A computed fold for a 346-nucleotide part of an RNA from a metagenome, annotated as small-subunit ribosomal RNA, central domain. RNAcentral holds the full RNA, with entries from SILVA.
Context: one part of a larger RNA
């Protein structure tokens, strides 16, 4: 490279958007560019291979033919692909009327519960563990009650439930924004799908300048246990963890399952809509879950939310270890990240 693969064996990019490029719905006319057929040229000779001959035979040579799978040239075919023109509505979007949600962004508000401070009552032990000790307390703690501050979080409801492209999202309200669905079939009429570079987003820790600092707590210190304990447990406790702006771009970033589109038995529970006199029972559209026919599948299990049957795009893998080093390169303030060998070695 071909082939074969990618839920767990090496392998799905973190996610979306999207740029060349790949593929693309129905019908109709027309071109003939790929296709297909036909005829002409050319496709050196040797060689290869088929026959057939000459050296006593073979090597090995000599005729003959096939082969040369290719290119151009010219007449044709027109199913199917491409091109042009037209038409169409089922794919897309679009409009109208509903409706949904912890979707985002920015501001105001609230109890509970935590530490602190100030008064009050009140006295000797709190506090903590396996059991202790550091530690806080007669300068009055701890417990209790009123008042105040201050920062961060949202009990109950909550849910195999909801939103979100993913990361993620949760007291209550305002405003602003963007999105699903579901009815109608009114409108446009292939306007689609993937998408290599590229782009924006992207948890946690980390970095930068300002703020902020209630709990909690890397590093640290001190008190246990240890044979020692740089540790689990105890007391403190700084960065941090919160906010504003800007960088980092990484994760087991996870369904370890790329993305769209068709098609293949049910049964159940949910969520949101629709339709109905109706809370019953069925239907039906779009999601979230359990169970299982066929099929897959080494099982394990998946199983119309497929890992079944196919299409079209991307992206990865090719024994382990050396190694996600090394060296360059590009990105970063720096930690690092991205790309990414090889000796050697089993």
């Nucleotide at each position: 490279u071909u082939g074969g693969g990618u839920u767990u064996u090496a392998a799905g990019g973190g996610u979306c958007c999207g740029u060349a490029g790949g593929c693309g719905g129905a019908c109709u006319u027309u071109u003939a560019a790929g296709u297909c057929a036909g005829a002409g040229g050319u496709g050196a000779a040797a060689g290869c291979c088929u026959g057939c001959a000459g050296c006593u035979c073979a090597a090995c040579u000599g005729c003959a033919g096939a082969a040369u799978u290719g290119c151009c040239u010219u007449u044709g075919a027109u199913a199917c692909u491409g091109g042009a023109a037209g038409u169409c509505u089922u794919g897309a979007g679009u409009a109208u009327a509903g409706u949904u949600g912890a979707a985002g962004a920015a501001g105001g508000c609230g109890g509970a519960a935590u530490a602190c401070g100030u008064c009050a009552u009140g006295u000797a032990g709190c506090g903590g563990u396996g059991a202790a000790a550091u530690g806080c307390a007669u300068a009055g703690a701890u417990a209790u009650g009123a008042c105040g501050u201050a920062g961060a979080a949202c009990a109950c409801c909550g849910a195999u439930u909801g939103c979100g492209a993913a990361g993620g999202c949760a007291g209550c309200u305002u405003u602003c924004u963007a999105a699903g669905c579901u009815a109608u079939a009114a409108c446009u009429g292939a306007c689609g799908c993937c998408g290599a570079g590229g782009g924006a987003c992207g948890a946690a820790a980390g970095c930068g300048u300002g703020g902020g600092g209630a709990g909690c707590g890397a590093a640290c210190a001190g008190g246990a246990u240890u044979a020692g304990a740089u540790a689990c447990c105890c007391u403190g406790g700084u960065a941090g963890u919160c906010c504003a702006c800007g960088c980092u771009g990484u994760a087991a970033a996870c369904g370890a399952u790329g993305a769209u589109a068709a098609c293949u038995c049910g049964c159940u529970g949910u969520u949101g809509g629709c339709g109905a006199u109706a809370a019953a029972c069925a239907g039906u559209c779009a999601g979230c879950g359990g169970c299982u026919a066929a099929g897959c599948g080494a099982a394990a299990g998946c199983g119309u939310u497929a890992a079944g049957u196919u299409a079209u795009c991307c992206a990865c893998c090719u024994g382990g270890g050396g190694a996600g080093u090394a060296c360059g390169u590009u990105c970063g303030c720096a930690a690092g990240a991205a790309u990414g060998a090889a000796a050697c070695u089993c």